[in-house]
RNA sequence: AAGCGCAUGGGCGAUGGAGUUCGCCUACGAUCGCCUCUAGGGCUGAUGACUCCUGCAGUGAC
Numbered sequence: 001a002a003g004c005g006c007a008u009g010g011g012c013g014a015u016g017g018a019g020u021u022c023g024c025c026u027a028c029g030a031u032c033g034c035c036u037c038u039a040g041g042g043c044u045g046a047u048g049a050c051u052c053c054u055g056c057a058g059u060g061a062c
Base pairs, nucleotide, nucleotide: 009026010025011024012023013022016053017052018051019050020049021048033043034042035041
């Protein structure tokens, strides 16, 4: 220096924060939404999942 194994840590899961939990990745690796006539086009959602907060949108009441 390289390889392998173990332990620990870290990171990621289409836009914010926290908790719980699941999965993935091990450093250019996980990840970087969908539809479409590709157009100056269309659509859903702040979650991977659950709960809470914040922001946004809609309706109703005071």
Molecule: Fluoride riboswitch aptamer (crcB RNA motif)
Organism: Rhodanobacter sp.